[in-house]
Context: one part of a larger RNA
Molecule: small-subunit ribosomal RNA, central domain
Organism: uncultured prokaryote
RNA sequence: CUGGGCGUAAAGCGCGCGUAGGCGGAUUGUUAAGUCGGGGGUGAAAUCCCGGGGCUCAACCCCGGAACUGCCUCCGAUACUGGCAAUCUUGAGUUCGAGAGAGGUGAGUGGAAUUCCCGAGUGUAGAGGUGAAAUUCGUAGAUAUUCGGAGGAACACCAGUGGCGAAGGCGGCUCGCUGGCCAGAUACUGACGCUGAGGUGCGAAAGCGUGGGGAGCAAACAGGAUUAGAUACCCUGGUAGUCCACGCCGUAAACGAUGAAUGCCAGACGUCGGGGGGCAUGCCCUUCGGUGUCACACCUAACGGAUUAAGCAUUCCGCCUGGGGAGUACGGCCGCAAGGUUAAAACUC
Numbered sequence: 001c002u003g004g005g006c007g008u009a010a011a012g013c014g015c016g017c018g019u020a021g022g023c024g025g026a027u028u029g030u031u032a033a034g035u036c037g038g039g040g041g042u043g044a045a046a047u048c049c050c051g052g053g054g055c056u057c058a059a060c061c062c063c064g065g066a067a068c069u070g071c072c073u074c075c076g077a078u079a080c081u082g083g084c085a086a087u088c089u090u091g092a093g094u095u096c097g098a099g100a101g102a103g104g105u106g107a108g109u110g111g112a113a114u115u116c117c118c119g120a121g122u123g124u125a126g127a128g129g130u131g132a133a134a135u136u137c138g139u140a141g142a143u144a145u146u147c148g149g150a151g152g153a154a155c156a157c158c159a160g161u162g163g164c165g166a167a168g169g170c171g172g173c174u175c176g177c178u179g180g181c182c183a184g185a186u187a188c189u190g191a192c193g194c195u196g197a198g199g200u201g202c203g204a205a206a207g208c209g210u211g212g213g214g215a216g217c218a219a220a221c222a223g224g225a226u227u228a229g230a231u232a233c234c235c236u237g238g239u240a241g242u243c244c245a246c247g248c249c250g251u252a253a254a255c256g257a258u259g260a261a262u263g264c265c266a267g268a269c270g271u272c273g274g275g276g277g278g279c280a281u282g283c284c285c286u287u288c289g290g291u292g293u294c295a296c297a298c299c300u301a302a303c304g305g306a307u308u309a310a311g312c313a314u315u316c317c318g319c320c321u322g323g324g325g326a327g328u329a330c331g332g333c334c335g336c337a338a339g340g341u342u343a344a345a346a347c348u349c
Stems, first nucleotide, its partner, number of pairs: 004320003007303002012317001014202004021195003025088007033081002035077008049065006091192001092189003095185002099181001103178007110155001115150003119147004126137002163170002207248006216242002221237004259316006267294013298305002322349003331342004
């Protein structure tokens, strides 16, 4: 290995691209490497196994057989796998003119709201806040209200188990550049494919470096309350940060807790984007691609899943092997640091 698993029990890398490798559509011919049949050579002795025998038995020893599952070589078979040659179009891709979309990126721009100005006007004694209060603000004129100005951040309604993206994620409007997707059409290439150890790129928030910016919010911090205490929950303030540019970090319940690809296996009802057909022109039928709900077969320990599978199969990768110690120590690699990654053991139950 034969012979287990990974939605929730331990277990799917956060997600792409892709090297090596593994695997790979249809037809014909050829080859005979793998594969299969037969022959020959070799596979020392001892050991193991079987049948006999000798020491009074046994261990031990002797004789014979079998075996030594292997390797080499010759002859043959050709379905399958491989090699070579040729052909094909259904996998994959190209072309054409359409379509939908918060996909990305750069620039510009709009309105509502909050805050501020010790700006201006009206106006007078309270305002804030709470379970109740107080800290706080206010007769140096607050709160409220009107006008003007400044600045930053986010885009109400539309908005939807709606859309787009590989994932992280993406939402005012306009323009430039740009990636992907989908349906249809004819023509073209002719297996060009799938997966992917290493590698490489992207990667929320927080955090870090340099320089800007700073309205609101708000770790830390201060004060007021609450309380036995209150290093909290509540309140008043408030700095990093949140925002921008460039460079790091590389982690998340990075979740569908479900790797990617392909084929097959009842249906019903929504919804989004296309195509075709029918008419009674706002409905019906049909088809492809997404996104949901219910439900049969089947699967599951159950919950549940069920054509977007956790069903039936194939290919490739990753991962798991009792709990704690521990995702820790040590070492390596990476990082400015914070730390990340790889990853044990003693001991203990």